[in-house]
This is a predicted structure of a 93-nucleotide RNA (c-di-GMP-I riboswitch aptamer). Its mean pLDDT, the model's own confidence on a scale to 100, is 84. It was read from a public genome assembly, where an Rfam model found it.
């Protein structure tokens, strides 16, 4: 110094579940709680994946016409899915 990471030290984060709040939902915030994490810090306006479908569009259906139903579909969500970007603590071999 590192693209490396220990049964080390110090410090940190916090899954499921749960209470309350927000949201159409996915999911999110705060408190409790710890499965795990060396970036489980940050970027979802870098790319891909995955989840959701309220509104708009389109298709089908339905109706006298509407309403309604089904499908499609991110402007939604996830950085604790992956790659990438960026910042950063400690340090044995």
């Nucleotide at each position: 110094a590192g693209c490396c990471g220990a049964u080390a030290a110090a410090g940190g984060c916090a899954a499921a579940c749960u209470a309350c709040g927000g949201g159409a939902a996915a999911c999110c915030g705060u408190g409790g709680g710890a499965c795990g994490c060396a970036a489980a810090g940050c970027c979802g306006a870098c790319a891909g994946g995955c989840c959701u479908u309220a509104a708009a569009u389109c298709g089908c259906u339905g109706u006298a016409g509407a309403a309604g139903g089904c499908g499609u579909a991110a402007u939604g969500g996830u950085g604790g899915c992956u790659g990438g970007g960026u910042u950063g603590c400690c340090g044995a071999c």